[in-house]
Context: one part of a larger RNA
RNA sequence: CCCUUGCUAAGGAACUCGGCAAAAUAGCCCCGUAACUUCGGAAGAAGGGGUGCCCUCCACGGUCAUGUCCUUCGCGGACAAAAGCUGUAGAGGGUUGCAAUAACAAGAGUCUAGCGACUGUUUACCAAAAACACAGGUCUGUGCGAAGUCGUAAGACGACGUAUACGGACUGACACCUGCCCGGUGCCGGAAGGUUAAGGGAAUGCGUCAACCGCAAGGCGAAGCGCUGAACCGAAGCCCCGGUAAACGGCGGCCGUAACUAUAACGGUCCUAAGGUAGCGAAAUUCCUUGUCGGGUAAGUUCCGACCUGCACGAAUGGUGUAACGACUGGACUGCUGUCUCAGCAAGGGACUCG
Numbered sequence: 001c002c003c004u005u006g007c008u009a010a011g012g013a014a015c016u017c018g019g020c021a022a023a024a025u026a027g028c029c030c031c032g033u034a035a036c037u038u039c040g041g042a043a044g045a046a047g048g049g050g051u052g053c054c055c056u057c058c059a060c061g062g063u064c065a066u067g068u069c070c071u072u073c074g075c076g077g078a079c080a081a082a083a084g085c086u087g088u089a090g091a092g093g094g095u096u097g098c099a100a101u102a103a104c105a106a107g108a109g110u111c112u113a114g115c116g117a118c119u120g121u122u123u124a125c126c127a128a129a130a131a132c133a134c135a136g137g138u139c140u141g142u143g144c145g146a147a148g149u150c151g152u153a154a155g156a157c158g159a160c161g162u163a164u165a166c167g168g169a170c171u172g173a174c175a176c177c178u179g180c181c182c183g184g185u186g187c188c189g190g191a192a193g194g195u196u197a198a199g200g201g202a203a204u205g206c207g208u209c210a211a212c213c214g215c216a217a218g219g220c221g222a223a224g225c226g227c228u229g230a231a232c233c234g235a236a237g238c239c240c241c242g243g244u245a246a247a248c249g250g251c252g253g254c255c256g257u258a259a260c261u262a263u264a265a266c267g268g269u270c271c272u273a274a275g276g277u278a279g280c281g282a283a284a285u286u287c288c289u290u291g292u293c294g295g296g297u298a299a300g301u302u303c304c305g306a307c308c309u310g311c312a313c314g315a316a317u318g319g320u321g322u323a324a325c326g327a328c329u330g331g332a333c334u335g336c337u338g339u340c341u342c343a344g345c346a347a348g349g350g351a352c353u354c355g
Stems, first nucleotide, its partner, number of pairs: 001350008010341002014339001019336001027051005036041001038173001052095006059088005066080005096100001108334007115326002120132002136171007148157003174321004179251003184248002186244005193239003199233002205227004212219002252270005279313001280310001291307005
């Protein structure tokens, strides 16, 4: 010097990203206990008092000599119960120590915000959370050989279920609510018109060729057989017409205006499918920003309450609240302390020397 422990004057978080770590609290009995609340809780809230041993008394129990009754006469059963011993609680008195749950074991607490309702689940081996799940809510598919899923199939799950059921998606207790936009994309419905495949359909054109023409080369060429294949008829889909946002999503700009100023209830204009409603707001969201004001501190880039100029909140990608809950994340306080001012001492184990 390092590790694991124990103690420490005065101060008591001045340490530090942060009270990390340590200290502190602690059992049982009694008293007492706020806001808030979903009336269950919050709550062991908080905050106090008691606690060992001895003696006496008292209350209620246990045990039982014995007694009474019943009896199937059994070493049977029921009831009452003295003394002694004993259990628990209480009252009075005494007594020891620094200290009586004397060791061990054994909650620190309060206030205030954020997030998530809650109990749960998770990155086996760096993350336990505000992430996932969750009851509850909504939309949507599915009428049963269900939809959906696995499998080439047979077959199986769904389900020996049947719409109060099962699958998918989103949201996430509860309370109050959930505004406007269907132009785009998706989905659903429609079928008049347009477009449109295979297929049907065969026109046309071509090849070959009997016959015919020609001296010949060759020309022409019916039927047949081939090749080609127009018009026309052909679904769904798309176009088209509607619906639908707890479907994917979206939810404006400029200018002017009130008898101080400022501001603009009001007006004008452009654009849009419609221009953000309620509520919330420098927020887990605010760049400028340590915004401004208030609170707390002697002093506060954090925190709490407001304001609204929302760079870039906003309503089931849910909005705003919310009792209870949380090894969650901020802020404040009491207690407590070697975290610190600032270090010291002690014990054990290392380090060092020999081996």